[in-house]
């Protein structure tokens, strides 16, 4: 290097949910929490969702609804991709 996590050792990290802040929202961050995590570290790069808008379009008798586009965003604990790293084993 590369490929495995059955057992050890040291130890990480932290879903739901409570509580304080931010945010229109997704949601994000700090404290308690522990469902699960061998990259659950790190990058929105390709897909996925998700949310806010949003002239015109397509649908729907209709509400200014739904569907897609577009436009900003959020998710790396959704799946590839990139990249960095601890033990042990082969």
């Nucleotide at each position: 290097g590369c490929c495995u996590g059955a057992a050890a050792a040291g130890g990480g990290c932290a879903a739901a949910c409570c509580c304080g802040u931010c945010g229109c929202g997704a949601g994000a961050c700090g404290g308690g929490g522990a469902c699960g995590c061998a990259a659950a570290g790190c990058c929105a790069c390709g897909g996925g969702c998700c949310u806010c808008g949003c002239g015109g379009u397509g649908u729907g008798c209709a509400g200014u609804g739904c569907a897609g586009a577009c436009g900003a965003g959020g998710u790396c604990g959704c799946c590839g991709g990139g990249u960095u790293a601890c033990c042990a084993g082969g």
Molecule: c-di-GMP-I riboswitch aptamer
Organism: uncultured bacterium